[in-house]
RNA sequence: CGUUAUCUUCAGGGUCUGGUGAGAAGGGAUAUCCCUUCAAUUCCGAACCGGCGGUAAUAUCCUGCGGCAAAUCCCGCAGCAUAAAGCCCGCGAACCGUAAAGGUUGAUCCGGUGAGAGUCCGGAGCCGACAGUAUAGUCUGGAAGGAAGAAGAGGCGG
Numbered sequence: 001c002g003u004u005a006u007c008u009u010c011a012g013g014g015u016c017u018g019g020u021g022a023g024a025a026g027g028g029a030u031a032u033c034c035c036u037u038c039a040a041u042u043c044c045g046a047a048c049c050g051g052c053g054g055u056a057a058u059a060u061c062c063u064g065c066g067g068c069a070a071a072u073c074c075c076g077c078a079g080c081a082u083a084a085a086g087c088c089c090g091c092g093a094a095c096c097g098u099a100a101a102g103g104u105u106g107a108u109c110c111g112g113u114g115a116g117a118g119u120c121c122g123g124a125g126c127c128g129a130c131a132g133u134a135u136a137g138u139c140u141g142g143a144a145g146g147a148a149g150a151a152g153a154g155g156c157g158g
Stems, first nucleotide, its partner, number of pairs: 001157003006153005015046001017045003023038006047138002049128002051091004058083003062079006086126002094104003108124005130141003
């Protein structure tokens, strides 16, 4: 470096906020009313979050070459490494299926720069399984589970 039976470890974030009051409890009155307290992370407002692999015109480090009077230092080019997408491609979780196979499974536009933007810069948006419960991306639960995958050990070959 290649390959692979096996093993180990790891592998998800987010409301201490304002309002409303379904409803509950207590008290008073007795025609159907009044008062008090509690009450939604689910509603309304506001806030916050973003799994894994790929892609990369950006950034940074290093190396090499070139430019300038000169260069570790500035500029340009090339290479390596690292980081960089919730809504571009794919995967996982979830659901259907006895099970394997298989199937289903969310969301982006506008402007700018440019040869080129779906990823850069600016702006405005949008999305988020199932069960429970006052209607849940953020609470509780299945879950001390599963898992895309990541790292390492070990075997074999060069």

A computed fold for a 158-nucleotide RNA from a Syntrophomonadaceae bacterium, annotated as FMN riboswitch aptamer (RFN element). Its mean pLDDT, the model's own confidence on a scale to 100, is 78. The model forms 97% of the base pairs in the Rfam consensus. Its Rfam family is "FMN riboswitch aptamer (RFN element)". Its family is annotated with FMN binding in the Gene Ontology.